[in-house]
RNA sequence: UUGACUGUAAUGGGAGAGAGUGAUGAAGUUCGCCGCCGAAGGAGCAAAUUCCAUAAAAGCCUUGGAAUAAAUCUCUCAGGUAAAAGGAACCAUUGCAUGACG
Numbered sequence: 001u002u003g004a005c006u007g008u009a010a011u012g013g014g015a016g017a018g019a020g021u022g023a024u025g026a027a028g029u030u031c032g033c034c035g036c037c038g039a040a041g042g043a044g045c046a047a048a049u050u051c052c053a054u055a056a057a058a059g060c061c062u063u064g065g066a067a068u069a070a071a072u073c074u075c076u077c078a079g080g081u082a083a084a085a086g087g088a089a090c091c092a093u094u095g096c097a098u099g100a101c102g
Stems, first nucleotide, its partner, number of pairs: 001102001006097008018034001020033004035081003041077001042075003048068006
């Protein structure tokens, strides 16, 4: 010097689900009850791999147990549930950091 992966900041895009009900209230507020949503966060596991045991002359093949093991899947704890605002996984662009590879 090339600048992968990763992280971070800014900008832009960004879904879903009751204007439910009772009380309160200036209110799109607050609290309770019921219904619902999944894309803040959180939690769970499949194949596969490894280890141990078992069957087996040895290795592989059988059977059982354990560990590691993903998500936009599942759960709905948290969060959300009219518009607006805010938040939002993820994507794009730019900047910064790092520095795989050449």
The RNA shown here (Glycine riboswitch aptamer) has 102 nucleotides and comes from Ureibacillus yapensis. The source organism's lineage runs through Bacteria, Bacillati, Bacillota, Caryophanaceae and Ureibacillus. The model forms 91% of the base pairs in the Rfam consensus. Rfam family: Glycine riboswitch aptamer. Gene Ontology term of the family: glycine biosynthetic process. The RNAcentral record of the sequence draws on Rfam.